[in-house]
Predicted 3D model of a 98-nucleotide RNA (c-di-GMP-I-GGC riboswitch aptamer) from a Bacillota bacterium.
The prediction has a mean pLDDT of 87.
NCBI's taxonomy places the organism under Bacteria, Bacillati, Bacillota.
The sequence was found by an Rfam model in a public genome assembly.
It matches the Rfam family "c-di-GMP-I-GGC riboswitch aptamer". Gene Ontology term of the family: cyclic-di-GMP binding.
RNA sequence: UCCGAUAAUGGCAAACCUACCGAAAGGCAGGGACGCAAAGCCACGGGUCUAAAGCAUAUCAGCGAGCUGAUAAUGCCAUGACAGCCGGGCUGCCGAAG
Repeated sequence: UCCGAUAAUGGCAAACCUACCGAAAGGCAGGGACGCAAAGCCACGGGUCUAAAGCAUAUCAGCGAGCUGAUAAUGCCAUGACAGCCGGGCUGCCGAAG
């Protein structure tokens, strides 16, 4: 250094519940533990999730007649999110066997 033990000291915390934030995905705090040797950090590549705004369509309404407005509607879209999906980058505790 690779590696990761029925080792030690500690750590984190899925689902779910509650409160708050958010349009949502999701986040945050408390409870709670399925798991985790980077389940520490970074959205850089891929991927996944969401779709407020925007664009298009549909329908309806209005009138200035091709625009405006509306919608439990449809589609597209990340600028939003996920580091506990896979790579990558940065940092890091302990140590038996090999």